[in-house]
Context: one part of a larger RNA
């Protein structure tokens, strides 16, 4: 000098930060992931209207809501730091041993059939939780057949080349796809003469190919903490052959085959620990740490294990299995806050069951717009950093009053009161932002696209509308010195004395020591010193 600190006193106001270091203890309650009607088939009620035989129709509400099915996301973001001495991570390569959703670019295609399953609806089991049969039904869901440039598997002339890897004429094989939403002049079909399709055209999907981006996955050089009172460890172990597996190389993993392998430059055991940028200290070298922020592993009540995916062995997903809560009609179920707030609990000890998507990002969507405890604020708390007040001039008969006295004075002291000001913060009233170059409507004129002056996306100008914090910052205006100072030392180290009271007692103490009748060391006073809305003490670390 410095903290994510606490504790004691005491406490004015702002700005910026920061806030469970301990039990990866268990956890009620509410919110954190949904979105898509321009993929799909079906669709309520309540209210309102209107008729009525009073029993109900009908219209609208609305193709709205709630649901099914499909797509797309949930592998991000947000949390913690158990575990882990390890290619975890840091840094520098490899990948001729790899993959890759949405994005960009390039050049192709996008026919023609099907048969189901939810949803509804019927009938049944069950306290639930949920389930089990029977009919019906469409898709951008499922599954045939066509076509197949290139892409793959297989042979495979043939060039390089020690090998391999690379290139490679050609021959066989198996594998694709989907529609949707907008306009339309002519021409055709069908027409219930409104229209419907067809064709044309535009956007945006979907299919196979090729590039790159991004983003992962593996390896490999080299660093990375303590004990040798840990000295030897290993059998799939080390290595080849041959299969099996993966996106992908391999003992990754089998079945033979040899006996390898690691190790004093610490193997193999033990203890602790996430790892880095950084942080704090220091003149540097080092030393210590790894909180908020960034980066990246790791993990999700413990323990295993696959599924779907472009990607998890998946925090708010599935199965098992256990520990525990909870409901039960006893037969059976539910359940995971190391996600935001909150509760118990453990501790000196650390926060509101607020507010809003306005704005930044994100997921869906054509898009309006929805979600969104990321995130923006806002509230608590001197916990830290900074800034600022708590007045300002004058003003001696040096009042009164305390304390000291050598009784003559000293001193608290210009300090007060008195006078004259001034108004920062807080009170009180006014005005009121920026952050919104964004997004959405309407209209105009131009250029793309086109057969088209629809229609579509672009540029321009215009006009309307959107802010949670919040009537908050800011700023003006009014009165008032009003309502704002404590905290620790004063024996040396160390800046700052004396009385009094105590009497090796009663206490102080960081060291060194102080206290037995003159204590500047202990307690109180007065006085003075250091700091200052803090000041101390007490932990840590340099």
């Nucleotide at each position: 000098a410095a903290c994510g600190a606490a504790c004691g006193c005491u406490g004015g106001c702002g700005g910026c930060g920061u806030g469970c270091c301990u039990a990866a203890c268990a956890c009620a309650u509410g919110c954190a992931a949904g979105u898509c009607g321009a993929g799909c088939g079906a669709g309520a009620a309540a209210g309102c209207u209107c008729c009525u035989u009073c029993g109900g129709g009908a219209g609208u509400g609305a193709g709205u809501a709630a649901a099914g099915u499909g797509g797309c996301g949930c592998a991000c973001g947000g949390g913690u730091g158990a575990g882990u001495a390890a290619c975890a991570c840091g840094u520098g390569g490899a990948u001729a041993a790899u993959c890759u959703g949405c994005c960009c670019u390039u050049a192709g295609g996008u026919c023609u059939g099907g048969g189901a399953c939810a949803a509804c609806u019927c009938g049944g089991g069950g306290a639930a939780a949920c389930u089990c049969g029977g009919a019906c039904u469409a898709a951008u869901a499922c599954c045939g057949g066509a076509u197949a440039a290139g892409a793959c598997c297989a042979c495979g002339a043939g060039u390089u080349g020690a090998c391999a890897c690379c290139u490679g004429a050609g021959u066989g094989g198996g594998a694709a796809a989907a529609g949707c939403a907008g306009g339309g002049g002519a021409c055709c079909u069908c027409u219930u003469c409104g229209g419907a399709g067809g064709c044309c055209u535009u956007g945006u999907g979907c299919c196979a190919g090729a590039g790159g981006a991004u983003g992962a996955g593996u390896c490999c050089g080299c660093g990375u903490u303590c004990c040798a009172u840990c000295a030897g460890c290993u059998u799939g172990u080390u290595g080849g052959c041959g299969g099996g597996g993966u996106a992908a190389a391999a003992g990754c993993c089998c079945a033979c085959c040899a006996a390898g392998g690691c190790u004093a430059a610490g193997a193999c055991g033990g203890a602790u620990a996430g790892c880095u940028g950084g942080u704090c200290u220091g003149a540097g070298a080092g030393g210590a740490u790894g909180a908020u922020c960034a980066g990246u592993c790791a993990c999700a009540c413990u323990g295993g294990a696959a599924c779907u995916u472009a990607g998890a062995u998946a925090c708010g997903g599935u199965c098992c299995a256990g520990a525990c809560u909870c409901c039960u009609a006893c037969g059976g179920g539910a359940g995971g806050c190391a996600g935001c707030a909150g509760u118990g609990g453990g501790g000196a000890a650390u926060a509101u069951u607020g507010c809003g998507c306005a704005a930044u990002g994100g997921g869906g969507g054509a898009a309006a717009c929805c979600c969104u405890g990321a995130c923006g604020c806002a509230g608590c708390a001197a916990c830290g950093c900074c800034g600022u007040g708590u007045g300002u001039g004058c003003g001696a008969u040096g009042a009164a009053g305390g304390c000291c006295c050598u009784c003559g004075g000293g001193u608290c002291g210009u300090a007060a009161a008195g006078c004259a000001c001034u108004g920062u913060c807080g009170a009180g009233a006014g005005c009121c932002a920026a952050g919104a170059u964004g997004g959405c409507u309407c209209g105009u004129a131009u250029g793309g696209u086109u057969a088209a002056u629809a229609g579509c996306g672009g540029a321009u100008c215009a006009g309307a509308u959107u802010g949670a914090a919040g009537g908050u910052a800011c700023c003006u205006c009014c009165a008032a010195a009003g309502g704002a100072a404590g905290c620790a030392c004063c024996g040396g180290c160390u800046a700052a004395c004396u009385c009094u009271g105590u009497g090796c007692c009663a206490g102080c103490a960081g060291c060194c020591g102080c206290g037995g009748u003159a204590a500047u060391a202990c307690a109180g006073a007065g006085g003075g010193u250091g700091c200052a809305a803090g000041c101390g003490u007490u932990g840590u670390u340099c």

Predicted 3D model of a 542-nucleotide part of an RNA (small-subunit ribosomal RNA, 5' domain) from an uncultured prokaryote. Model confidence (mean pLDDT): 80 of 100. Its Rfam family is "Bacterial small subunit ribosomal RNA". Its family is annotated with ribosome and structural constituent of ribosome in the Gene Ontology. The full RNA is in RNAcentral, with records from ENA.